[in-house]
RNA sequence: AGAGGCGCCGAGGUGAUCGCUGGCGCCGGGAUGACCCGGCGCGGGAGGAAAGUCCGAGCUCCACAGGGCAGGGUGCUGGCUAACGGCCAGUCGGGGCGACCCGAAGGAAAGUGGCACAGAAAACAGACCGCCGCCGGUUCGCGCCGGCGGCAAGGGUGAAAAGGUGCGGUAAGAGCGCACCGCUCUCCUGGUGACAGGGGAGGCACGCAAAACCCCACCCGGAGCAAGACCGCAUAGGGGGUGUGUGGCCCGCGCGAUACCCCCGGGUUGGUCGCUCGAGCACGUCGGCAACGGCGUGCCUAGAGGAAUGAUCACCCACGGCGGCGACGCCGUGCACAGAACUCGGCUUACCGGCGGCUCCGGCG
RNA sequence: UCCCUGGUAGCUCAAUGGUAGAGCAACCGGCUGUUAACCGGUAGGUUGCAGGUUCGAGACCUGCCCAGGGAGCCA
Numbered sequence: 001a002g003a004g005g006c007g008c009c010g011a012g013g014u015g016a017u018c019g020c021u022g023g024c025g026c027c028g029g030g031a032u033g034a035c036c037c038g039g040c041g042c043g044g045g046a047g048g049a050a051a052g053u054c055c056g057a058g059c060u061c062c063a064c065a066g067g068g069c070a071g072g073g074u075g076c077u078g079g080c081u082a083a084c085g086g087c088c089a090g091u092c093g094g095g096g097c098g099a100c101c102c103g104a105a106g107g108a109a110a111g112u113g114g115c116a117c118a119g120a121a122a123a124c125a126g127a128c129c130g131c132c133g134c135c136g137g138u139u140c141g142c143g144c145c146g147g148c149g150g151c152a153a154g155g156g157u158g159a160a161a162a163g164g165u166g167c168g169g170u171a172a173g174a175g176c177g178c179a180c181c182g183c184u185c186u187c188c189u190g191g192u193g194a195c196a197g198g199g200g201a202g203g204c205a206c207g208c209a210a211a212a213c214c215c216c217a218c219c220c221g222g223a224g225c226a227a228g229a230c231c232g233c234a235u236a237g238g239g240g241g242u243g244u245g246u247g248g249c250c251c252g253c254g255c256g257a258u259a260c261c262c263c264c265g266g267g268u269u270g271g272u273c274g275c276u277c278g279a280g281c282a283c284g285u286c287g288g289c290a291a292c293g294g295c296g297u298g299c300c301u302a303g304a305g306g307a308a309u310g311a312u313c314a315c316c317c318a319c320g321g322c323g324g325c326g327a328c329g330c331c332g333u334g335c336a337c338a339g340a341a342c343u344c345g346g347c348u349u350a351c352c353g354g355c356g357g358c359u360c361c362g363g364c365g
Numbered sequence: 366u367c368c369c370u371g372g373u374a375g376c377u378c379a380a381u382g383g384u385a386g387a388g389c390a391a392c393c394g395g396c397u398g399u400u401a402a403c404c405g406g407u408a409g410g411u412u413g414c415a416g417g418u419u420c421g422a423g424a425c426c427u428g429c430c431c432a433g434g435g436a437g438c439c440a
Stems, first nucleotide, its partner, number of pairs: 002360003006356004012316007020045002023042008047337001051348002054346005059224004066251004071220005076090005091105001092103004106215002111213002114208002128155002130151009163181006182204001183202008228273004238264004243255003266439002280299008317334007366436007375389004383420001391407005413429005
């Protein structure tokens, strides 16, 4: 100097005033009512992604959830976790000089289907050029032509041509034989395991693709805070249909048997709870390589409902510009992505930048 | 909040995983006194974007972006 991991921060800080929002206390008022409003005081008020809504849960209701089919998801091993398609550690494969990074990484000897064009042949392999033998014709001969066979080494086509390289062998060739590599089967050792290392046997069977259908193993009941509960107000106790609850079906279970379900028609466009104390946060310590877990102490940190979280001023800080010999003064800027909506754990995506520490490669001394 | 569909030439739409095409529009030429119609021809594509699987992707898979649509209250 460049690069690769990991962790943290991200309206610059402090104070004051005014405003918005919701909490507690006091006071006052309003509405038929559920309940609401105003004033004063005290203390609180966006994020690392609050986002996309892609996974997993809590919570609520429906049988606290049951059987089967269908459907969906996941897919190396071990662990973490409430759970996960997440995370950690490892194995194997690939990339990089390296730190390190990436991987949808079960099965193609269960079955069905596919492999365009080119090419002789594309999965029951095959023979265009070619190589070799025999016979016949021709030729003085080399050779050429025809027929019958052998071969798959070389050429050519293709993304892919049915183990690879080398030696031997042969008429020419070929796992035909042998050595090494690969492959299959089997045994031993190590490891919880994925797997690794080693021994033996077999000339070799089994092309690619499952992000084609499919098979195997494991997991999944459905809906979502507009869940759901309580209350207020209004109406039509009307007409029609027929069992319905929960996703698609069957069973089962519950409820109902003339509706509390569905359709048409009609009505209201209210209030409160759910709602933030939670798989919570910070620090310390112990166990573990780690993810994470145990224990102790301390803390309470937005809860709105067309939706608050803003503005101004002063001082300091940082950067830029101007003036001044200088101390310093004046002016400007404080900027990215973005905006909680039931709550968590993840993933993914967006982002001006800054800080800390570790590692690798190269250069110089 | 939950769910569905779509994105291909200027417009409307096609396309078993195997050369991206059709109609209209545009441009050029012909026909005509001229225009339209008609006839002949030409150009025009990041298949929304970025990765991946595959010999090969508009199609299959994943993640983003954009557009359109649907459902939900009471009795």
Molecule: RNase P RNA; transfer RNA
Organism: Pseudomonadota bacterium